Predicted 3D model of a 72-nucleotide RNA (transfer RNA) from Actinomortierella ambigua. Rfam family: tRNA. By type it is a transfer RNA. Rfam describes the family as follows. Transfer RNA (tRNA) molecules are approximately 80 nucleotides in length. The coordinates come from a structure-prediction model, not an experiment, and the mean pLDDT is 81. The sequence is in RNAcentral, with records from ENA.
RNA sequence: GGUUGAUUAGUAUAGUGGUCAUUACAGCUGACUUUGAAUCAGCAAACCCGAGUUCGAACCUCGGAUCGACCU
Numbered sequence: 001g002g003u004u005g006a007u008u009a010g011u012a013u014a015g016u017g018g019u020c021a022u023u024a025c026a027g028c029u030g031a032c033u034u035u036g037a038a039u040c041a042g043c044a045a046a047c048c049c050g051a052g053u054u055c056g057a058a059c060c061u062c063g064g065a066u067c068g069a070c071c072u
Stems, first nucleotide, its partner, number of pairs: 001071007010025003018055001027043005048064005
């Protein structure tokens, strides 16, 4: 230098262009309990950045960033 993959709550992860973006663990609150754990109920928390296409983009296209793989 070329090709290619990944990037979504604190962590991991799902999501075929269309409702309020999924789930688990962790966190917080409450119930239960003498206390705690466990269990149950609830809450908060996320689409790497920019532009384009579209009525509508986490998803498609282009550019960039970061981290890998392969080739040279």